RNA sequence: UUGAACACCCGGCAAACCCGGUGAAAGCCGGGGACGCAAAGCUGUGAGUCUAAGGCCUUUCGGGCUAUGAUCGUCAAGCCGCACAU
Numbered sequence: 001u002u003g004a005a006c007a008c009c010c011g012g013c014a015a016a017c018c019c020g021g022u023g024a025a026a027g028c029c030g031g032g033g034a035c036g037c038a039a040a041g042c043u044g045u046g047a048g049u050c051u052a053a054g055g056c057c058u059u060u061c062g063g064g065c066u067a068u069g070a071u072c073g074u075c076a077a078g079c080c081g082c083a084c085a086u
Base pairs, nucleotide, nucleotide: 005086012037013036017032018031019030020029021028022027035073041079042078043077045076046075047074048071049070050069054066055065056064057063
């Protein structure tokens, strides 16, 4: 110096839920709040999952299909990082 694991210290993030906002919805944003996270930092690149406004189909007026929408706290991948006993 690099990589892997990872104690302590300094700290970091923030699930559910509530309030307000936004969106067709999934969801997201802000405040409160902590379930947890050693990458629960960033990127929608691959996959998975969710939604279906619009479009298409059906029309039994019920519905079905579909991402250009969403999810990075689903898994990977890429990139950037903290700590330093072992």

This is a predicted structure of an 86-nucleotide RNA (c-di-GMP-I riboswitch aptamer) from Anaerotalea alkaliphila. It matches the Rfam family "c-di-GMP-I riboswitch aptamer". About the family: GEMM was predicted in a large-scale screen for bacterial structured RNA regulatory elements. The coordinates come from a structure-prediction model, not an experiment, and the mean pLDDT is 85. The RNAcentral record of the sequence draws on Rfam. NCBI's taxonomy places the organism under Bacteria, Bacillota, Clostridia, Eubacteriales, Anaerotalea.